This is a predicted structure of a 1484-nucleotide RNA (small-subunit ribosomal RNA) from an uncultured bacterium.
The sequence is in RNAcentral, with records from ENA, Greengenes and SILVA.
Its Rfam family is "Bacterial small subunit ribosomal RNA".
Model confidence (mean pLDDT): 84 of 100.

[in-house]
RNA sequence: AGAGUUUGAUCCUGGCUCAGGAUGAACGCUAGCGGCAGGCCUAACACAUGCAAGUCGAGGGGCAGCGGGAGGUAGCAAUACCUUGCCGGCGACCGGCGCAAGGGUGCGCAACGCGUGAGCAACAUGCCCGCAUCAGGGGGAUAACCUCUGGAAACGGAGACUAAUACCCCAUGGCACCGGGAGGGGGCAUCCCCAUCCGGUUAAAGCUUCGGUGGAUGCGGAUUGGCUCGCGUGACAUUAGCUGGAUGGCGGGGCAACGGCCCACCAUGGCUACGAUGUCUAGGGGUUCUGAGAGGAAGAUCCCCCACACUGGAACUGAGACACGGUCCAGACUCCUACGGGAGGCAGCAGUGAGGAAUAUUGGACAAUGGAAGGAAUUCUGAUCCAGCCAUGCCGCGUGCAGGUUACGGCCCUACGGGUCUUAAACUGCUUUUGCAGGGGGGCAAUAAGGUCCACGUGUGGACCGAUGAGAGUACCCUGCGAAUAAGCAUCGGCUAACUCCGUGCCAGCAGCCGCGGUAAUACGGAGGAUGCGAGCGUUAUCCGGAUUCAUUGGGUUUAAAGGGUGCGUAGGCGGUCUGUUAAGUCAGCGGUGAAAUACCCCGGCUCAACCGGGGGGGUGCCGUUGAUGCUGGCGGACUGGGAUACGGAUGCUGUGGGAGGAAUGUGUGGUGUAGCGGUGAAAUGCAUAGAUAUCACACAGAACACCGAUUGCGAAGGCAUCUCACAAAUCCGGGAUCGACGCUGAUGCACGAAAGUGCGGGGAUCAAACAGGAUUAGAUACCCUGGUAGUCCGCACUGUAAACGAUGAUGACUAGCUGUUGGCGAUAGAAUGUCAGUGGCCAAGCGAAAGCGAUAAGUCAUCCACCUGGGGAGUACGGCCGCAAGGCUGAAACUCAAAGGAAUUGACGGGGGCCCGCACAAGCGGAGGAACAUGUGGUUUAAUUCGAUGAUACGCGAGGAACCUUACCCGGGCUCGAACGGCUGGGGAAUAUUCCAGAGAUGGGAUAGUCUUCGGACUCCAGCCGAGGUGCUGCAUGGUUGUCGUCAGCUCGUGCCGUGAGGUGUCGGCUUAAGUGCCAUAACGAGCGCAACCCUUGUCGUCAGUUGCCAUCAGGUAGUGCUGGGGACUCUGGCGAGACUGCCACCGCAAGGUGCGAGGAAGGGGGGGAUGACGUCAAAUCAGCACGGCCCUUACGUCCGGGGCGACACACGUGUUACAAUGGCAGGUACAGAGGGGAGCUACACGGCGACGUGAUGCGAAUCUCGAAAGCCUGUCCCAGUUCGGAUUGGAGUCUGCAACCCGACUCCAUGAAGUUGGAUUCGCUAGUAAUCGCGCAUCAGCCACGGCGCGGUGAAUACGUUCCCGGGCCUUGUACACACCGCCCGUCAAGCCAUGGGAGCUGGGGGCGCCUGAAGUCCGGGACCGCGAGGACCGGCCAAGGGUGAAACCGGUGACUGGGGCUAAGUCGUAACAAGGUAACC
Repeated sequence: AGAGUUUGAUCCUGGCUCAGGAUGAACGCUAGCGGCAGGCCUAACACAUGCAAGUCGAGGGGCAGCGGGAGGUAGCAAUACCUUGCCGGCGACCGGCGCAAGGGUGCGCAACGCGUGAGCAACAUGCCCGCAUCAGGGGGAUAACCUCUGGAAACGGAGACUAAUACCCCAUGGCACCGGGAGGGGGCAUCCCCAUCCGGUUAAAGCUUCGGUGGAUGCGGAUUGGCUCGCGUGACAUUAGCUGGAUGGCGGGGCAACGGCCCACCAUGGCUACGAUGUCUAGGGGUUCUGAGAGGAAGAUCCCCCACACUGGAACUGAGACACGGUCCAGACUCCUACGGGAGGCAGCAGUGAGGAAUAUUGGACAAUGGAAGGAAUUCUGAUCCAGCCAUGCCGCGUGCAGGUUACGGCCCUACGGGUCUUAAACUGCUUUUGCAGGGGGGCAAUAAGGUCCACGUGUGGACCGAUGAGAGUACCCUGCGAAUAAGCAUCGGCUAACUCCGUGCCAGCAGCCGCGGUAAUACGGAGGAUGCGAGCGUUAUCCGGAUUCAUUGGGUUUAAAGGGUGCGUAGGCGGUCUGUUAAGUCAGCGGUGAAAUACCCCGGCUCAACCGGGGGGGUGCCGUUGAUGCUGGCGGACUGGGAUACGGAUGCUGUGGGAGGAAUGUGUGGUGUAGCGGUGAAAUGCAUAGAUAUCACACAGAACACCGAUUGCGAAGGCAUCUCACAAAUCCGGGAUCGACGCUGAUGCACGAAAGUGCGGGGAUCAAACAGGAUUAGAUACCCUGGUAGUCCGCACUGUAAACGAUGAUGACUAGCUGUUGGCGAUAGAAUGUCAGUGGCCAAGCGAAAGCGAUAAGUCAUCCACCUGGGGAGUACGGCCGCAAGGCUGAAACUCAAAGGAAUUGACGGGGGCCCGCACAAGCGGAGGAACAUGUGGUUUAAUUCGAUGAUACGCGAGGAACCUUACCCGGGCUCGAACGGCUGGGGAAUAUUCCAGAGAUGGGAUAGUCUUCGGACUCCAGCCGAGGUGCUGCAUGGUUGUCGUCAGCUCGUGCCGUGAGGUGUCGGCUUAAGUGCCAUAACGAGCGCAACCCUUGUCGUCAGUUGCCAUCAGGUAGUGCUGGGGACUCUGGCGAGACUGCCACCGCAAGGUGCGAGGAAGGGGGGGAUGACGUCAAAUCAGCACGGCCCUUACGUCCGGGGCGACACACGUGUUACAAUGGCAGGUACAGAGGGGAGCUACACGGCGACGUGAUGCGAAUCUCGAAAGCCUGUCCCAGUUCGGAUUGGAGUCUGCAACCCGACUCCAUGAAGUUGGAUUCGCUAGUAAUCGCGCAUCAGCCACGGCGCGGUGAAUACGUUCCCGGGCCUUGUACACACCGCCCGUCAAGCCAUGGGAGCUGGGGGCGCCUGAAGUCCGGGACCGCGAGGACCGGCCAAGGGUGAAACCGGUGACUGGGGCUAAGUCGUAACAAGGUAACC
């Protein structure tokens, strides 16, 4: 110090989350020791038991108990009993002091309670200190004790006796108090002080060892307290008004003292937006945690203050209390009871129950410190000091150290091997903290009584000696033993340090955020390993931090959340120039305070540290005092620049009121006129023969003002437009006359405020919510059409909101330019130009996340106001205010999400735009879709109908050959080293051939022949072992291959440049091209993969070569034939070359290039065809072609065999074949290819058969032999018909292949002769040697279901105006809420589940206030006949008053049938609202 998370990516805004520190903690796992500290945060809930406040005999009367003495009785005695206050001492009692401290708790309290600083001239103060003075008399009681007596008890009652330092009276009084007089001094307003005079009032206590000690009054000190004030000290304004002793005065009462503290009277005040009152919450501070700080949070332990003591009230006593372990009363609760009545208060220390996630022992001691009493000893002290329990925290120590072969084992891997745990262990050596055993063991202890000495006034002080230790035989030290007694927890996807295997399979589970898990999970569970910390480690909770995410330090508001709709203006805030004064702010010096502890620095003590001790510094603050005067403020004077006023000029759709005008529309009347009008995408509703629409004339009505008109003008905003008049206001300019800071902003407030809406009254032409009808549609409560009411208009009144927008508050100042325009002034020439005020455009700097803004700022500053703080819930609910209502203003929470957003980028998409291309459409030709058949697929069926391919890009596809085989499927029968192969071991046998039996076969059983060898073995069989085998799964784990976009023209890179960045540029633009083909231009310059070319083939020519091909010439020969000699001409074959390049011409063009019935040429602008497929897309296809990871099967999911199936058949679809006929069928005759094939072959030829074919036979491994055309052409026939078309189907007879044609082959012949007469919606191919049509060949193959596929040649067209539309594609641009990318995204109702919440007839609870009734104890007041010598008291009455009862209202909760919306929830329903022009632009 930051990081993760919104996106395909980017920048920004913004929230959420994490890493840190902390805790009186709790929980989980684990645990060796010590030191120091801490330990009911919840029920201020209830409490059993014990203890926590007594002490003094030197105040008193006394003597119950104890001890002693004395006496007596009994007894030998010990001893027992009795008597005796004589002594020690002392229960109870009177009296004194203490009990108001110490200790506990945080209920209450928002307050002078606390903190801080002042004040008391308005006060008190026991014990302590100092000073002064005094203490003389007298009196009557009372407790204890005794007697009697009530009661269960608690507790009393009556009588009699008695003492005091208890009580009372008298006396004495002063500098004391009260009243009065006058003098001096001082101060701070009331006043205070000093000295003095007069009058009045009030004191005392004794004890004594004679040393003392105690008592009274007064003054002073110290300490402690009381009261008052300034400042500071929570939340909510959805609490805005509060207040009757209330505010003040006079007089009194009361108090220690001031005071409405209380009372009588008088006045009517007092507080409040600088937050009164109310409600809720809360003890405050020193400090603690965090933070760089400023801040934020907290208020345990320790210290100070406050408050409280079961709840409420009250006083008494006292120096002090309204009193924790006192009293009285009331209440609730608990306990005792003889039922009559009593007792109690742990928020003291322990402890118990309860509550709770959770917090300890019914311990020891007064040894120390401190406290109470006492002269002291001493007693008391749950204060305190110690110990116990708890890892609750902090700190410290240990669990060993050194050496030690890569062992075993675990785990992992690329697995003959390697890595890792791992020098780790074992083992060897060493050490002994800790532990155990034994021994020693300081200090806390100072001193009391008493003693010795010294000092001084003989009882005080000092020095020395001197009993006393709970903790504890602890800390600590020494010796011995022995590695001996001692390691865990969490994590390992990123953030965040640490990785592999197995299991699991969106399951189980994890998770702080993002997110993991659907068969290869570093994220779940386990293991191995690793990382972090370590007697702890994690989790949870809470606080601060990070968060500059409430921003004083230190934020924002055009579009992300955020400028009020606008103005005027109150309070407030801020304020021009000069000068004087003041000294409030401000600054400086000094003084006081800011407790201690804590924190910081230094030093020191426990072995160190934590901890503790000593010292120091600081302490932002407050108070006082002295000074300074720059700035701010106050007061005074002056100024003119801000502002205002006057004068002159100018401007405008500025406002209000009145008057006037024309066009249009509608209606009315009349005329002309006739069949339609109107309306739409198309229609219909509607109007019209009762005369519409159209047209003419006249009249009326209401509303709005065309052209001008603009990028214009005016206004504060809303807004304002025909002309004109009146009134009113404003702005600008000019000169610089007047005033002289009069200013700016502006919470609350007041006013204005579009449209719609509301009330009342008018008006009503047009338009037009609602409504009606017609259309559209799946529906159409819409869009479109025909009508149409509120309303639209006017007056008055309300409403008060808008995307009221420049989404940009107001004012002032400053900061380059260029160019329009409006109104002035200046200057003018129709030029140019200056200045002020407005209104636009483009831009420098600068700013901004960017888009953009840019003197009209979103720049740089100043002042003031308003507003924002994640999205949703929600501008909702409740409350309040306003409104006639509609509604407006103010304005939450629960709950929920990990985002929601802004700008820009690249894509993709659009029922956006532009340009361009393609048999894409159009123009044509021929088909498909109808029929029959073939074939593939779906479906169905089946024991099985094996599997795969499924829009385009599956469906005559894998399959280029399913009768068995193939074959993967089914049924049945077998085998398990297995059907094949490699290796090893053992055994047998040559191998092999022929054959028999059983069986469906596999297989099983047997026979005959055969007798290898170099003795190693080859071959084969059997047994066993190691490897097998699998067309089982996953094409979403893969390789390879392939389809498609698409033969489309694109896809990228390097460097540079631009941009914060994603990214852009290049690759855009213009022209051109089939082409990112090229040219030009250009912050780009180049390059790569594609395009093109190079390759093959075809078309022309040349050359070379010349058999099996060819034959012009020569010769020979035949019925005929290149048949033969020969030839190298031609064709052809196949090598090598040539040729075509817009090269030439004309025109267009800058060029590239284009155009031309151009020339030439076999071919002309890419000549035709092929091969060739960029970056990538579709998790496209294939695990069944092959390969391959993982998973699965192993007497079976392997393998062999027989049979069946893959060929099924109500149907549906695709692809084909043949047809429906005359451009044809049939019959006869006749002609011409190319490319291929051929030895288990092709076969001439001959013969047989109608034929398929058969039988012979010859040639040919093939330019030699062979397989071989059809359409065509010629002739004849058929005559439009289900036919001489068509050939399905079926019957019969055959041929061939093959082990075998039943399921299930092809072919032949005879017979049969079905559907079909050109095919709905729709749809396919093709642009030239193409379509169409005709046949031929080949692969596979025994044969063939081939009408398929791949090739070959023959014959050989039509059409293209053109690019509007459909489909696909390319480039540029635009919009976007899409990015899984439009097959996208996404909205609302309804239905279902869950959750929180509003309303709700009510029901219920709580705290507080008010009225009325009642009213305990008690103070006070009054009375007081009774008691008392008296003082005084009982008793009675009154005021106040806790509590109780009751009543009406307000507030805050809980609950509630029902109800409202809201949120969330893999696959529900209905539609399609929004995002593209989202298909009616969207939004308010």